[in-house]
Annotation: This is a predicted structure of a 380-nucleotide RNA (Bacterial RNase P class A) from an Alphaproteobacteria bacterium. The prediction has a mean pLDDT of 76. The sequence was found by an Rfam model in a public genome assembly. The source organism's lineage runs through Bacteria, Pseudomonadati, Pseudomonadota and Alphaproteobacteria. Its Rfam family is "Bacterial RNase P class A". Gene Ontology terms of the family: ribonuclease P activity, tRNA processing and dimeric ribonuclease P complex.

RNA sequence: GUGGAUGGCUGGAUGGCCGCGGCCCUACGGGUCGAGGAAAGUCCGGACUCCGUGGAGAAAUGGCGGCGGGUAAUGCCCGCCCGGGGCAACCCGAGGGAAAGCGCCACAGAGAACAGACCGCCCGCGGCGUCAGCCACGGGUAAGGGUGAAACGGUGGGGUAAGAGCCCACCGCGCUGCCGGUAACGGGAGCGGCACGGCAAGCCCCGCCAGGAGCAAGGCCAAGUAGGGAUCACGUGGGGGCUGGACCCCCGGGGCUUCUCCGGCCCCAGUGAUCCGGGUGGCUGCCAGAGUGCGUCGGCAACGGCGGACCCAGAUGAAUGGUCAUCGGCGGAUCGGCAACGGUUCGCAACAAAAUCCGGCUUACAGGCCAUCCACGCGG
Numbered sequence: 001g002u003g004g005a006u007g008g009c010u011g012g013a014u015g016g017c018c019g020c021g022g023c024c025c026u027a028c029g030g031g032u033c034g035a036g037g038a039a040a041g042u043c044c045g046g047a048c049u050c051c052g053u054g055g056a057g058a059a060a061u062g063g064c065g066g067c068g069g070g071u072a073a074u075g076c077c078c079g080c081c082c083g084g085g086g087c088a089a090c091c092c093g094a095g096g097g098a099a100a101g102c103g104c105c106a107c108a109g110a111g112a113a114c115a116g117a118c119c120g121c122c123c124g125c126g127g128c129g130u131c132a133g134c135c136a137c138g139g140g141u142a143a144g145g146g147u148g149a150a151a152c153g154g155u156g157g158g159g160u161a162a163g164a165g166c167c168c169a170c171c172g173c174g175c176u177g178c179c180g181g182u183a184a185c186g187g188g189a190g191c192g193g194c195a196c197g198g199c200a201a202g203c204c205c206c207g208c209c210a211g212g213a214g215c216a217a218g219g220c221c222a223a224g225u226a227g228g229g230a231u232c233a234c235g236u237g238g239g240g241g242c243u244g245g246a247c248c249c250c251c252g253g254g255g256c257u258u259c260u261c262c263g264g265c266c267c268c269a270g271u272g273a274u275c276c277g278g279g280u281g282g283c284u285g286c287c288a289g290a291g292u293g294c295g296u297c298g299g300c301a302a303c304g305g306c307g308g309a310c311c312c313a314g315a316u317g318a319a320u321g322g323u324c325a326u327c328g329g330c331g332g333a334u335c336g337g338c339a340a341c342g343g344u345u346c347g348c349a350a351c352a353a354a355a356u357c358c359g360g361c362u363u364a365c366a367g368g369c370c371a372u373c374c375a376c377g378c379g380g
Stems, first nucleotide, its partner, number of pairs: 001376010012327007020034006036351001040362002043360005048214004054262005061210005066080005081095001082093004096205002101203002103199003118145002120141005126135003153171006172194001173192004178187003218284004228276007237251005252268005291310002294307005329348008
């Protein structure tokens, strides 16, 4: 200098005039604060609120899946291991089980899981041919070629008629044991010729986790001659105290639950469907938080401890806008200049808007800046 990889910051500023919302005040007016890194997606995890009858067991459904750590928690984050891609920095991984079972591997190909002979190679015998060789039959072979995403271990050597783990060396695989590491796992050694591929991001098996709904949750106040009316369907148990009502007790029935057991509560007269008609206001929840910044200690890191400083929207048809000027950024044209750069002029400015809040993930983003690392080239 060029190309690449990873991480981070920013994404306008200032002033004048007019105009908004919250809070405060000495209230005519003044002070102060006022959208994001993603506020988006609504995909995860929570805080918080309400509901579910509590306990135990089982099932269903959903999620996760190498090891260790972090966190309030997660499917998140950090570190490490293994596998794959890349020269590398780095990136990716739905990363337990295929010998529990079922299922799939199209087409091509001889053959796709304990398979297979299309082209081949070798031997025997017969025929043809001057030779080379060709044809038919029988036997052996799977090393060579071909098909395919993938062909029943790989490379090299020996051996053989030709071949084959047939034998040998190394690799791979299996078994045993040693060393290192918290562990996943890694390294070495010995023995054994040792075979039956892949897919579970197909169903499934194994291990672990999980109640439901959500701020339109929920609470308070006000209002109601709309806690309304009509029709239809199902239903409206028994005995006793006491003759009736209220009330109480017993039995029975129904419900609270996907099922079972134990225990508890509610109801016994209303429940459901359709149609007509009326209403839906105010306050709160609502922002001081698993908060932000700085310093320091521990830790490879995520993160945690300690100290001190700060308060940064709370709307409710939904507030932060309009206009003018200047500066800054980017781009074009032109002029001066070797260049760096400067002048004039024109244009542009990304993705995009809180609504209970927080921690993540994913997606979108014009332009600008910073740091570290890798590769190549050049110079010193």